[in-house]
RNA sequence: GGAACGGGCCGGAUGGUCGCGCCUGGUAUUCCAGGUGAGGAAAGUCCGGGCUCCAAAGGACAGGGCGCCGGGUAACACCCGGUGGCCGGCACGCCGGUCAAGGAUAGUGCAACAGAAAAUAUACCGCCUCUUUCGGGAAACCGAAUAAGGUAAGGGUGAAAUGGCGGGGUAAGAGCCCACCGCCCGGCCGGUAACGUCCGGGGCACUGAAAACCCCACCCGGAGCAAGGCCAAAUAGGGGACGAGGGCGCCGCGGAUUAUGUUCGCAUAAUCCGGGAACCCGCGAUGUGGUCCGCAUCGUUACAAGUCCCGGGUAGGCUGCAUGAGGAGGCGGGUAACCGGCCUUCCCAGACAAAUGAUCAUCGCCCCUCAGGGGGUACAGAACCCGGCUUACAGGCCCGUUCCUUUC
RNA sequence: GGGCCUGUAGCUCAGUUGGUUAGAGCAGUACACUCAUAAUGUAUUGGUCCCAGGUUCGAGUCCUGGUGGGCCCACCA
Numbered sequence: 001g002g003a004a005c006g007g008g009c010c011g012g013a014u015g016g017u018c019g020c021g022c023c024u025g026g027u028a029u030u031c032c033a034g035g036u037g038a039g040g041a042a043a044g045u046c047c048g049g050g051c052u053c054c055a056a057a058g059g060a061c062a063g064g065g066c067g068c069c070g071g072g073u074a075a076c077a078c079c080c081g082g083u084g085g086c087c088g089g090c091a092c093g094c095c096g097g098u099c100a101a102g103g104a105u106a107g108u109g110c111a112a113c114a115g116a117a118a119a120u121a122u123a124c125c126g127c128c129u130c131u132u133u134c135g136g137g138a139a140a141c142c143g144a145a146u147a148a149g150g151u152a153a154g155g156g157u158g159a160a161a162u163g164g165c166g167g168g169g170u171a172a173g174a175g176c177c178c179a180c181c182g183c184c185c186g187g188c189c190g191g192u193a194a195c196g197u198c199c200g201g202g203g204c205a206c207u208g209a210a211a212a213c214c215c216c217a218c219c220c221g222g223a224g225c226a227a228g229g230c231c232a233a234a235u236a237g238g239g240g241a242c243g244a245g246g247g248c249g250c251c252g253c254g255g256a257u258u259a260u261g262u263u264c265g266c267a268u269a270a271u272c273c274g275g276g277a278a279c280c281c282g283c284g285a286u287g288u289g290g291u292c293c294g295c296a297u298c299g300u301u302a303c304a305a306g307u308c309c310c311g312g313g314u315a316g317g318c319u320g321c322a323u324g325a326g327g328a329g330g331c332g333g334g335u336a337a338c339c340g341g342c343c344u345u346c347c348c349a350g351a352c353a354a355a356u357g358a359u360c361a362u363c364g365c366c367c368c369u370c371a372g373g374g375g376g377u378a379c380a381g382a383a384c385c386c387g388g389c390u391u392a393c394a395g396g397c398c399c400g401u402u403c404c405u406u407u408c
Numbered sequence: 409g410g411g412c413c414u415g416u417a418g419c420u421c422a423g424u425u426g427g428u429u430a431g432a433g434c435a436g437u438a439c440a441c442u443c444a445u446a447a448u449g450u451a452u453u454g455g456u457c458c459c460a461g462g463u464u465c466g467a468g469u470c471c472u473g474g475u476g477g478g479c480c481c482a483c484c485a
Stems, first nucleotide, its partner, number of pairs: 001404010012363007020037007039379001043390002046388005051224004058293004063220003067216001068082005083101001084099006102215002107213002110208002124155002126151004132145005163181002166178003182204001183202005189196002228319004238310005245281003250276002253274009282300006312484003326346006332339002364377005409481007418434004427465001436452005458474005
């Protein structure tokens, strides 16, 4: 100096002219002045919260999510640190990358094809013992076929074959036995913990897969700013469907009859009819994901409340709505993430789903060039607001690791 | 802006608890039948299972990310 990989940051600058939205001021929708005006992803809407309404958000089941340990946080499927597995490098001290990383000894199910056998293992070839027959041989025995049995060391199949390797042992073999490694169980010590070192025991299948069902632990009420609140205007406050009742008494509230009293107007009492409100037990509807319970509200013989469908009207205003888990800088705590630790400073887009632009000049960067010049400058654009993740992105800068080249 | 559904042959759809080579109907092509056409019969072509990555021995199916298409929503009485 170059290349690759990883991480972080930036992602055009300055000035002029014209134009647009919002805010403030000038009596101001129109004019003038001043201020301000996209992003690291504003995107996907994948997670988590704030906020609002439903009851203050309750219980059980169902459903969904999460999953090594510790910490951070408002919270998280995020971040930081550590542990373990896997991969790569190595000077064997470590270093770097990566991982949806609880449980397969709770249970159920699955493992196609091939293969003898695929989860209660299994005997195809082979190896060994051995029965019978045949052949050879004097015999020992050899060869061939065959019945029974042993054997998982070897071959072969498969993604996977019941620990690995070495020795002993055996008829041949085999954790059958032994050493080392691996696995399981127990213990001491270290560590907050995951876990690790060491020691002892067990010859030892306990395969894979939970991004199959499931089990365990923890978390989650639902809907979403078109939420929600206030106001105005207009219309047919229209049509249809669904649609739940009994009881104990009470109130002279209205009417009738009877009795008593009477100042003859009526009053009181009883009975009957009607009306009214409350209570109890039920029932129905609503309370925005399914069921049940609970709770609240409304309704309960009616013309419902309510829900759904059809039809009708309006396409208006204000608010929510930008001072917030806010930004920047410094100090401090912490390995770090981070800090509701302290100080200083700043106010910084906002809608009619609608502004945030165009052009010129100079400069920066890249490409082409006939050296005059010409062309290009990424991904993309707020919509209630934050914290993350993921995805898209021309070019440039910085840091780290590895490799190559050149010079000293 | 917010919420939800969906993608398999040219078209319309199946595809079970993940298993060998993904099927059906229509359409297309060739042949037969006919004087000819249609209908019918026989044979046959045609697939990036939307794309990429992962889990698994194995993915149309399970998980994650992306992409294309479609549907719904306000207020009043």
This is a predicted complex of two RNAs, RNase P RNA and transfer RNA, with 485 nucleotides together.
It holds a member of the Rfam family "Bacterial RNase P class A".